[in-house]
This is a predicted structure of a 159-nucleotide RNA (glmS glucosamine-6-phosphate activated ribozyme aptamer) from Acidaminobacter hydrogenoformans DSM 2784. Lineage of the source: Bacteria > Bacillota > Acidaminobacteraceae > Acidaminobacter > Acidaminobacter hydrogenoformans. The sequence is in RNAcentral, with records from Rfam. Model confidence (mean pLDDT): 82 of 100.
RNA sequence: GCGGCAAUUAUAGCGCCUGAGCUGCCAUGAUUCAGGAAUGGCAGUUGACGAGGACGGGGUUUAUCGAAUUUUCGGCGGAUGCCCCGCGGUCAGCCGUGACCGUAGACAUACUCAAAGCUCUGGAGCGAUCCGGAGGACAAAUGGUAUGGGACGGCAUAA
Numbered sequence: 001g002c003g004g005c006a007a008u009u010a011u012a013g014c015g016c017c018u019g020a021g022c023u024g025c026c027a028u029g030a031u032u033c034a035g036g037a038a039u040g041g042c043a044g045u046u047g048a049c050g051a052g053g054a055c056g057g058g059g060u061u062u063a064u065c066g067a068a069u070u071u072u073c074g075g076c077g078g079a080u081g082c083c084c085c086g087c088g089g090u091c092a093g094c095c096g097u098g099a100c101c102g103u104a105g106a107c108a109u110a111c112u113c114a115a116a117g118c119u120c121u122g123g124a125g126c127g128a129u130c131c132g133g134a135g136g137a138c139a140a141a142u143g144g145u146a147u148g149g150g151a152c153g154g155c156a157u158a159a
Stems, first nucleotide, its partner, number of pairs: 014077004019073001020046009049066003055086006087102005093155005107148006118135007
C1' cells in the first nucleotide's frame, strides 16, 4: 500500500463520477521579433446551503421548502414522499360504511424558526482546491404555536 473479516459512530441536498469545467506535468505546436493560442496523453480537483420528513408490507420515480448562485450544470444509485393493502387514531357509546390522518382532521387565518454565500483569519497542497476558527445577518414550508373548523345509516341509553 492492497484485499478480507468483525465492531462502533455519523450520514438522505445523502453517496458516487465516465460528460463537462478547472489545475499540474509531458508531447505536438498555429501566428509571431519573441512570447505561445489550440490539440492530445497522464494525474488530480470541482460536482447541493440549510429547514423539514419514518406504524408495517408491497409497488413506484423528476419525492417538501426556501437561501445562494447560475457547474447547486449533466449522469448513476439511494431516499422518510406518493399509490394500494393491513393495523391504528379522530368524527359523543356500539355495529356497518365513509372521509381525513399515522401517534394520529382536511382546510383557513395570524404569529414564528437556518446554514452556506459575505468579512477577517489558521492549516494542508506546486496548483486547481480542501479542512477549520471568529464575526455578522437575511428565508419559506405539507415545520412549530394559537384560533377557527367535522359524517351517514341502524341499535341502545340519559336528560
Overview: Of the family's consensus pairs, 86% are formed in the model. Its Rfam family is "glmS glucosamine-6-phosphate activated ribozyme aptamer". It is annotated as a riboswitch.